[in-house]
A computed fold for a 76-nucleotide RNA from an Armatimonadota bacterium, annotated as transfer RNA.
The same sequence occurs in records of 2 taxa.
Its Rfam family is "tRNA". The family's RNA type in Rfam is transfer RNA.
The prediction has a mean pLDDT of 81.

RNA sequence: UGGGGAGUGGUGUAGCUGGCAACACGUCUGACUCUGGAUCAGAAGAUCCUAGGUUCGAAUCCUAGCUCCCCAGCCA
Numbered sequence: 001u002g003g004g005g006a007g008u009g010g011u012g013u014a015g016c017u018g019g020c021a022a023c024a025c026g027u028c029u030g031a032c033u034c035u036g037g038a039u040c041a042g043a044a045g046a047u048c049c050u051a052g053g054u055u056c057g058a059a060u061c062c063u064a065g066c067u068c069c070c071c072a073g074c075c076a
Stems, first nucleotide, its partner, number of pairs: 001072007010025004019056001027043005049065005
């Protein structure tokens, strides 16, 4: 420098066929218990990496950029 992939609650991931952002773990509250753990019930928490564009409507499509990973090349 070129090509490819990834970026979504605190963490790990799904959703990419444009139409309610979901699951697990974690956190908090309650039940149970002498207490804790386990179990059960409930709740909070993501303007979906950033900025534009298309559209009635974008996590999803298009453009540019940022960060990370992989491959190839160049110089030493």